[in-house]
Order: sequence, then structure tokens, then C1' cells
RNA sequence: GGCUCCAUAGCUCAGGGCUAGAGCGCCAGUCUAGUAAACUGGAGGUCGUGAGUUCGAAUCCAAAUGGAGCCU
Repeated sequence: GGCUCCAUAGCUCAGGGCUAGAGCGCCAGUCUAGUAAACUGGAGGUCGUGAGUUCGAAUCCAAAUGGAGCCU
């Protein structure tokens, strides 16, 4: 230098139209002598950036940024 993949909650990941969700974690409650487990509830995201397509973009296209890998 070229190519491929990735960027969404604290972590691991889903998701072109309905309020952006799940598991684990965190907080509170129930239960317990107490903790854990179990059950119930809750908080936490303007979807890494700016632009384009579309009636509508977290999703699709191209770019730059960052990360991982391959080739030379």
C1' cells in the first nucleotide's frame, strides 16, 4: 500500500416501520436467622462520526476514524 470483517446498555450479542430488545451484570423488594439461589420490579442507549438512498435508516450504499485479520 491492497483486501476482508467489526463498532448498538457495564460485558456478550439480536434487530428496514410497532416505545431499540435479550442474556449476564448493577439497584430495590419478596423469601431466609443471615447470605447465596429462586421470583418480582427498576435504572442504564439519543445505536462510534459526518453524509447519501428511502415515505421511513440502528439496519442499505459510499467515505473518513478506530480495532482485528490476511496478502505484498
Molecule: transfer RNA
Organism: Dreissena polymorpha